A computed fold for a 147-nucleotide part of an RNA from Soehngenia longivitae, annotated as small-subunit ribosomal RNA, 3' minor domain. Taxonomically the source falls in Soehngenia (Bacteria, Bacillota, Tissierellales, Tissierellaceae). The coordinates come from a structure-prediction model, not an experiment, and the mean pLDDT is 84. Its Rfam family is "Bacterial small subunit ribosomal RNA". For this family Rfam cites "Crystal structure of the ribosome at 5.5 A resolution" (Yusupov et al., Science, 2001). The sequence was found in a public genome assembly.
Context: one part of a larger RNA
RNA sequence: CACCGCCCGUCACACCAUGGGAGUUGUCAAUACCCGAAGCCAGUGAGCUAACCAGAAAUGGAGGCAGCUGUCGAAGGUAGGGGCGAUGACUGGGGUGAAGUCGUAACAAGGUAGCCGUAUCGGAAGGUGCGGCUGGAUCACCUCCUU
Repeated sequence: CACCGCCCGUCACACCAUGGGAGUUGUCAAUACCCGAAGCCAGUGAGCUAACCAGAAAUGGAGGCAGCUGUCGAAGGUAGGGGCGAUGACUGGGGUGAAGUCGUAACAAGGUAGCCGUAUCGGAAGGUGCGGCUGGAUCACCUCCUU
């Protein structure tokens, strides 16, 4: 490259990341209950017992040990939840991509001024109603400033 301009949205194609998703799967820590090893501690201890005590001895006592019971207790089991991750038919929009489709909403009064909020309608941009704004052109009038 200056209106043969600019530009909006749907749709189609390709790629990228992402939300939802019946679920599937992994991982982490915790909770409740069940079970409960080793060991400490507590109780018990009719069995066992060289040292200490008594006794001449037999034996008895003290102390200790095995065993048993209990509290705590690792691992394990059951249950319902939680956090994080992977995956998932299908589905939602988003981004990007020289020359695709439909229209033409916006930019000049963009050919119905535009925009904001809201309701509603429509392939799509969008239309319509109500309220608001001027960041509206044109025409007329008023006020002020300059020559």